[in-house]
RNA sequence: AGAGUUUGAUCCUGGCUCAGGACGAACGCUGGCGGCGUGCCUAAUACAUGCAAGUCGAGCGAUGAUUAAAGAUAGCUUGCUAUUUUUAUGAAGAGCGGCGAACGGGUGAGUAACGCGUGGGAAAUCUGCCGAGUAGCGGGGGACAACGUUUGGAAACGAACGCUAAUACCGCAUAACAAUGAGAAUCGCAUGAUUCUUAUUUGAAAGAAGCAAUUGCUUCACUACUUGAUGAUCCCGCGUUGUAUUAGCUAGUUGGUAGUGUAAAGGACUACCAAGGCGAUGAUACAUAGCCGACCUGAGAGGGUGAUCGGCCACACUGGGACUGAGACACGGCCCAGACUCCUACGGGAGGCAGCAGUAGGGAAUCUUCGGCAAUGGGGGCAACCCUGACCGAGCAACGCCGCGUGAGUGAAGAAGGUUUUCGGAUCGUAAAACUCUGUUGUUAGAGAAGAACGUUAAGUAGAGUGGAAAAUUACUUAAGUGACGGUAUCUAACCAGAAAGGGACGGCUAACUACGUGCCAGCAGCCGCGGUAAUACGUAGGUCCCAAGCGUUGUCCGGAUUUAUUGGGCGUAAAGCGAGCGCAGGUGGUUUCUUAAGUCUGAUGUAAAAGGCAGUGGCUCAACCAUUGUGUGCAUUGGAAACUGGGAGACUUGAGUGCAGGAGAGGAGAGUGGAAUUCCAUGUGUAGCGGUGAAAUGCGUAGAUAUAUGGAGGAACACCGGAGGCGAAAGCGGCUCUCUGGCCUGUAACUGACACUGAGGCUCGAAAGCGUGGGGAGCAAACAGGAUUAGAUACCCUGGUAGUCCACGCCGUAAACGAUGAGUAUUAGGUGUCGGGGGUUACCCCCCUCGGUGCCGCAGCUAAGGCAUUAAGUACUCCGCCUGGGAAGUACGCUCGCAAGAGUGAAACUCAAAGGAAUUGACGGGGACCCGCACAAGUAGCGGAGCAUGGGGUUUAAUUUGAAGCAAUGUGAAGAACCUUAUCUAAGCUUGACAUCGCUAUGACCUCUCCCUAAUCGGAGAUUUCCGUUCGGGGUCAGUGGAGACAGGUGGUGCAUGGUAGUCGUCAGACUGGUGUCGUGAGAUGUUGGGUUAAGUCCCGCAACGAGCGCUACCCUUGCCGUGAGUUGCCAGCAUUAAGUUGGGCAGUCUAGAGGGGUUUCCGAGGAUGACUGGGAGGAAGGUGGGGAUGACGUCAAAUCAUCAUGCGCUUUAUGAUUAGGCAUACCCGCGUGUUCCAAUGGGUGGUACAGAGGGUAGGCAAGCCGGGAGGGGGAGCUGAUCCCUAAAAGCCACUGUCAGUUGGGAUGGUCGGGAGAAACUCGCGUACAUGAAGCGGGAGUUAAUAGUAAUCGCAGAUCAGAACGAUGCGGGGAAUGAGUUCCCGGGUCUUGGACUCACCGCCCGUCA
Repeated sequence: AGAGUUUGAUCCUGGCUCAGGACGAACGCUGGCGGCGUGCCUAAUACAUGCAAGUCGAGCGAUGAUUAAAGAUAGCUUGCUAUUUUUAUGAAGAGCGGCGAACGGGUGAGUAACGCGUGGGAAAUCUGCCGAGUAGCGGGGGACAACGUUUGGAAACGAACGCUAAUACCGCAUAACAAUGAGAAUCGCAUGAUUCUUAUUUGAAAGAAGCAAUUGCUUCACUACUUGAUGAUCCCGCGUUGUAUUAGCUAGUUGGUAGUGUAAAGGACUACCAAGGCGAUGAUACAUAGCCGACCUGAGAGGGUGAUCGGCCACACUGGGACUGAGACACGGCCCAGACUCCUACGGGAGGCAGCAGUAGGGAAUCUUCGGCAAUGGGGGCAACCCUGACCGAGCAACGCCGCGUGAGUGAAGAAGGUUUUCGGAUCGUAAAACUCUGUUGUUAGAGAAGAACGUUAAGUAGAGUGGAAAAUUACUUAAGUGACGGUAUCUAACCAGAAAGGGACGGCUAACUACGUGCCAGCAGCCGCGGUAAUACGUAGGUCCCAAGCGUUGUCCGGAUUUAUUGGGCGUAAAGCGAGCGCAGGUGGUUUCUUAAGUCUGAUGUAAAAGGCAGUGGCUCAACCAUUGUGUGCAUUGGAAACUGGGAGACUUGAGUGCAGGAGAGGAGAGUGGAAUUCCAUGUGUAGCGGUGAAAUGCGUAGAUAUAUGGAGGAACACCGGAGGCGAAAGCGGCUCUCUGGCCUGUAACUGACACUGAGGCUCGAAAGCGUGGGGAGCAAACAGGAUUAGAUACCCUGGUAGUCCACGCCGUAAACGAUGAGUAUUAGGUGUCGGGGGUUACCCCCCUCGGUGCCGCAGCUAAGGCAUUAAGUACUCCGCCUGGGAAGUACGCUCGCAAGAGUGAAACUCAAAGGAAUUGACGGGGACCCGCACAAGUAGCGGAGCAUGGGGUUUAAUUUGAAGCAAUGUGAAGAACCUUAUCUAAGCUUGACAUCGCUAUGACCUCUCCCUAAUCGGAGAUUUCCGUUCGGGGUCAGUGGAGACAGGUGGUGCAUGGUAGUCGUCAGACUGGUGUCGUGAGAUGUUGGGUUAAGUCCCGCAACGAGCGCUACCCUUGCCGUGAGUUGCCAGCAUUAAGUUGGGCAGUCUAGAGGGGUUUCCGAGGAUGACUGGGAGGAAGGUGGGGAUGACGUCAAAUCAUCAUGCGCUUUAUGAUUAGGCAUACCCGCGUGUUCCAAUGGGUGGUACAGAGGGUAGGCAAGCCGGGAGGGGGAGCUGAUCCCUAAAAGCCACUGUCAGUUGGGAUGGUCGGGAGAAACUCGCGUACAUGAAGCGGGAGUUAAUAGUAAUCGCAGAUCAGAACGAUGCGGGGAAUGAGUUCCCGGGUCUUGGACUCACCGCCCGUCA
């Protein structure tokens, strides 16, 4: 110090989340030791038991245990026991009395307050014990407890009578420097203070102890007063949480006078008088809360907290009250009331753990019914001493902080084992084992502290004291004596590596990765998110990382968060400028002189407790911990400065205003008035329609409409001018005239002299709609009615039509009330329009300068960007309003306003991780512009209707194997299913297997053939044959069989795990791409856009781009022309010859197969920009890529294929493998696709006759002649092919026939006889002949193809193939019509535009229901 998360990507805004620190913590797993700390945050809930405040006999009376001494008596053991007397001692319990119990200890309920903090004041006060000082301590009296007697009660507790003491109680004396009153002087900020005089008033314990002893001395007490210290009380300034959805509160309330009360000021209280006091600078009310030193966090400013320690306050079961006392309205006191608990003889009593332990309860959760007064401190006492759950210690708890340890060195065979693997290895890992060493801690034993000072007693010395002496007393020194912790800390010795490591994490943030299991399941998750069969995110394991006696989780606080912004944010579009103005308070304010010193700056002083923090030093072995020294931003007092702000006094004119002279204007209000148009009424003319729409209908009209003409009525609005124009605060304002009236601008510089700006509340204005009352009502027109449209149409369209729109008065108070931009002032380049003035110049127009308004462009600057830019969204200042993630919601509740409608103010629960702004790339649009294509149009032929063929769907079936599914599946894989194919079904039999490799064992060479059984495979029997070399043991090659393995096999799954292949957009021209440069914060842009042109991102020109790549073109094949070299199987002009190019001859021509040429806008003129190029013409066989083909950019469709093949991973292994037979794939009410044959006369039939090209042929194609009516049979020449054969081309042409019919058109269907191939033709094939002769008479909605040798038409050939094409692939014959366009449909391309799409319109998304 930042990071993750909105998007396809970007920048911004903005929230959410994380990394850090802390804790009186809790929970989970784990747990060796020590030191120092800490430990009911919840129920101020209830409490058993014990303890926590007593002490003084040196205040008093009574009692008198015990002990000592002396005496007496008795027993006798003659020095012992018992009794007793006196003296001394004085235990224990109660009482009177004194002091203490108001401290110490606990808790935080209440309290928003002078409660606390800080600084002052008390001239308005008190203060026991303590310190200093002054003066005293005289003389009397009467009681009450205890005790005794009687007595009540269960008890607690009393009652009566009687006795008694005091440092208990009560008078009296003493007295001013005390108190009160009066007078005088001095001083003070006022009440007052001090001094002096005077009057009055007020006190005590002849006590206690020690010593001395004749009077006394000393100590402790006591009384009065002064003073100090300590403590307490009161008052004041400032500071101290939230809510305005709490705006008014207040009657002792505010003040005065006089009293009362108090230690003391005061409405603190009382009486009377006055009517005040507080509040937007937040009163009152409600909610919450003890406050602070400090603690946590933070760079700081701040924010949060108020445990432990310390200060203050409040409380003590709840509420109230006083008493005592120096001090309380009193935690372990009293009284009353209440709740609760306990005792009870039912009459009545007792109690208060928020003291220390402890119990129950509550709760996630918080300890021992411990030891000691040794130390520190407190109470009492002269003291010893007593008391002290304060305190000091120990115990429990990883609750926190700090420290230590769980071993150290050597050790590679890199052991075993685990994990993983590409099987080679890698890793745990020097880790272990093993060897050597150490002993912190631990165990045992031994030694063993500091914390101890006092006080007391004894002795000594000194001082004071006394008439003198001594004692006592005071101070100092010495000696004796005192330890809970604790035989603890610490030290020493011995012993053994022995007894001591876990928790969390490993997708990113965030350090650390693999395997297996699971399969949107189980689960994880702080945020984003992970999991649907290859999960580094779940679970386990191995490994790794982090911390370590702890580690994680949860909760809370601060930080990060500049995300409430004083430091340090914003408001045109992200949340955010009130609709506009006027204006009180408030805030801010021009120039100048003097003064003041409130702010400001500066010095000094006081205070800011201690602890804590920080810095230094020191002590525990270190540290935590502890000790010590230093250090304060605040407040207050005081001295100084005077620039700035403020206050006071004075002056000024430039801000502001006034005057004077001009000016423009739909500014406002009222009154009047004008013409055009619509509608209505009356009348005339006139006749069948009008009106309305995309098209119609409702509607109006023969009772005369619409149209037209004249006259009249009434209401509303004001064409042209009119403009980016003007005015107004905004809303808004438009015929003309008059009256009244507001503001603005210019010029001038006469007047005032800062009079100004902004403006919370407040007040006023405020479109449209709406409301109330009364008018008015032509047109228009919510609601409503009807007609259309539509699936519906409560809409859009049409015909009508009421409120309303208009006027007057009164409400409402809101709008995308917008420039989505508050007002004011100053300042910062310009250019160009326009409106209203002024000045200069000028004959005029121009032109120049200037003030005010209103637009556009644009620099600097600003901005997230688009943009703004002297009319700022720039640079600054002043004031106001507003914002703080999205939704819920401008909703609910409350309040205010309103007649109502509603308006104003305005939340939360809950929920999400985003919502949003600007810009970018694409895709999309029933957006735009341009362009192309048989896309449309024009024309031709079809499909869709019929029959048949074929494929698919559906259905059926044992099976009807399967893939393909809009275009881009469906005559497709399949260039050909009777068996085979075949993947399917049924049945039968096989299991190392039909097929491959390896090795072991036994056997035999192999091969071949026959028979039986069977549906067939299978199975069984037999025949035949006898490998190679050899050291004769055996070995090698080969083969099948048998057994046992590794393995084979799979047309089983996943095309969403893949390769390869091909489809499609699309042969579209580009949605292709990078380098360098430039622009942009960036995604990106530019280039590739623009103007032309092209079939083309083709080319030219321009241009912040330049130069390239993949595509396009060209290069390749074929076809069209020419010449050339070559002529057999081809050809024949001329010469011979024949039936015949048959033969001789020839290669000129045709033809064949090669290698070449040819076309490149070449030439002309026209257009164009002198360009690219276009259109026309010429030449030419061919003219503008000549025709056709092959060739398919980056990519899209998780498009197709695991069934061509290959292949990962699951699955199967006597079966999902392999074999055989038979069946199915060919089924059939049905709907679909693709074809074929037709419906006829441009035709059918019969006869005759002519002309191709390209192919194929030896397991083959087959000639001639012969047979058959035909399919065909038979035959066999020649042919491995420019030679022979298939081979007849057909349409065509020439004749004849029938004549518009279901026909001499059509040829489905079923029948019979025959034919080829085949093992086999029933399921299930193809021809032939004879006879049979169905539908169908040109096809609805819709839809397809093709632009020239094309469509349509005609036949031919081969592939597959035993046989089986109407399919597909090729070939030629004859051979059109139309168009020369781009409005529309479809598809595509380029540019542009829009948006909430980016899985990209088959998108996104809203409502309802489940």
Overview:
A computed fold for a 1410-nucleotide RNA from an uncultured bacterium, annotated as small-subunit ribosomal RNA. The RNAcentral record of the sequence draws on ENA. Rfam family: Bacterial small subunit ribosomal RNA. Gene Ontology terms of the family: ribosome and structural constituent of ribosome.